The part of an RNA shown here (small-subunit ribosomal RNA, 3' major domain) has 478 nucleotides and comes from a Gammaproteobacteria bacterium. Taxonomically the source falls in Gammaproteobacteria (Bacteria, Pseudomonadati, Pseudomonadota).
Context: one part of a larger RNA
């Protein structure tokens, strides 16, 4: 000088506490352990692995098995030789694959060739999701958006090093101030960046719809118009600028108030300093090294990654009346659409079929639940719950037996609020409620990334638990 300490001062974080909902118990998803398996392909393992890589395993994906099958190969460059190239088609086979028939004869050109494109022969070499993440790039988690980690010079030290960076305050902040052998600096921190909440000015179509006009049972249906809403470009606006106290050093600061559409970082997001974990990732790509090379490489049907005594993680459903069932009937944001979205309207109990208006879309479609109103249920394993199981269909797809989703009839399980334990959240959040969209034929999506609606309760406090910051102080570690 660090690290550590069931020393110590001080100081923050939903870290306790206070408060709201869970998880842990039951079904069911998924993800892992295990066990099983011919194969259940691999990686990930406190926190920081486990609805993790995977933003779609029926074939395909695939990396795993078993089995048929090829060896300059499926893919790249070089050489020779033939043949344009392609496109139809018989037979054998699961299928790669083998083994044949037809048609077709293009471009250039100095007529030797030549280009692209195939075949075929040899070897140069190709390949490898084989291993090593503790050789490695590059990216990512994590401590933590925590306030820290450095430097130049100078000064103190024999030197490792100190000091600046510590002390007084204050701040979310090594953030400012004040004081100091230090005096500047840099990376971090804050701003600059996008969004969002306010107001002006442009901008008016595809958005608006006050006024006036037609038309209409009504009406944005049609003119006329751009006020309003709104799109979306520019700018204003917030700085503790003003007041008033506190602290007081004529200081940062802190409280409160006014004004204001917002007040003291306005709320949200991107942004991650030096560094620590021989953290992850050789299977995303590269890439040393070592290894396979008629196989550890390519090709192919089928199976497997879905298997199930069991354990644990994460989510969905519910156990019910602030609720479930039937009927009526409001009101979103943000996406996405051409091999695509698809209206009316017809058929069906329903998935869905038929149909096909309009719409490369502020035009046209997708298109809301909860909440409102009115009826029924009367505390019951029920008009709760919906698992499992039968049957009968729908839709994708070449093809739903392993092992796809929906639907509609019947069946109706466990469950009546969870032990020890143990997460989440401080405000438009929690909790609840629908919506989208990427993946994608279709989909095991209850995942995962956004959007809106509804809309809480508590925080005396910092003595305890956990993490983390900074002095100090011990020390037989380093």
């Nucleotide at each position: 000088u660090g690290a550590c300490g069931g020393g110590g001062a001080c100081c923050c974080g939903c870290a306790c506490a206070a408060g709201c909902g869970g998880u842990g118990g039951a079904g069911c998803a998924u993800g892992u352990g295990g066990u099983u398996u011919a194969a259940u392909u691999c990686g990930a393992u406190g926190c920081a692995a486990c609805g993790c890589g995977a933003a779609g395993a029926a074939c395909c994906u695939u990396a795993c098995c078993u089995g048929g099958u090829c060896u300059u190969g499926a893919c790249a460059u070089c050489u020779g030789u033939c043949g344009a190239a392609u496109c139809c088609u018989g037979c054998a086979g699961a299928a790669a694959u083998g083994c044949g028939g037809g048609a077709g004869u293009g471009c250039c050109u100095u007529c030797g060739g030549g280009a692209a494109c195939g075949a075929c022969a040899a070897g140069a070499c190709a390949g490898g999701u084989g291993c090593u993440g503790c050789a490695u790039g590059g990216c990512u988690g994590u401590c933590g958006u925590c306030a820290g980690c450095u430097c130049g010079u100078g000064u103190c030290g024999u030197g490792a090093g100190a000091u600046g960076u510590u002390g007084g305050g204050u701040u979310a902040a090594g953030u400012c101030c004040c004081g100091c052998a230090a005096c500047g600096a840099g990376c971090g921190c804050a701003a600059c960046c996008c969004c969002u909440g306010u107001g002006u000015c442009c901008u008016g179509u595809u958005g608006c719809c006050a006024c006036c006009c037609c038309u209409u049972a009504a009406a944005u249906g049609g003119g006329a118009g751009c006020a309003c809403u709104c799109u979306g470009g520019a700018c204003a606006g917030a700085c503790u600028g003003c007041c008033u106290c506190g602290c007081u050093u004529c200081a940062a600061c802190g409280a409160g108030g006014a004004g204001g559409a917002a007040g003291g970082u306005g709320g949200g997001g991107a942004u991650g300093a030096c560094g620590u974990c021989a953290a992850g990732u050789c299977a995303g790509u590269a890439u040393g090294g070592c290894c396979c090379u008629u196989a550890c490489g390519g090709c192919u049907a089928g199976g497997g990654c879905u298997g199930c005594a069991c354990a644990c993680g994460u989510a969905c459903u519910a156990c019910a009346a602030u609720g479930c069932c039937c009927g009526a009937u409001a009101c979103a944001a943000a996406g996405g659409g051409g091999c695509g979205c698809a209206a009316a309207c017809c058929g069906g109990c329903g998935a869905c079929g038929g149909g096909g208006a309009g719409c490369a879309a502020a035009u046209c479609c997708u298109a809301a639940a909860a909440a409102u109103c009115g009826g029924g249920c009367c505390c019951a394993g029920u008009u709760c719950a919906g698992a499992u199981u039968g049957c009968u269909g729908u839709c994708u797809g070449c093809a739903a037996c392993u092992c796809g989703a929906c639907a509609g009839c019947a069946u109706g399980a466990a469950g009546c609020c969870g032990g020890a334990a143990u997460c989440g959240c401080u405000a438009g959040u929690a909790a609840u409620g629908g919506c989208g969209c990427a993946u994608c034929a279709g989909c095991u999506a209850c995942g995962g990334c956004g959007c809106c609606g509804u809309g809480a309760a508590u925080a005396c406090g910092u003595u305890c638990c956990c993490a983390g910051g900074c002095c100090u102080u011990g020390u037989a570690c380093a």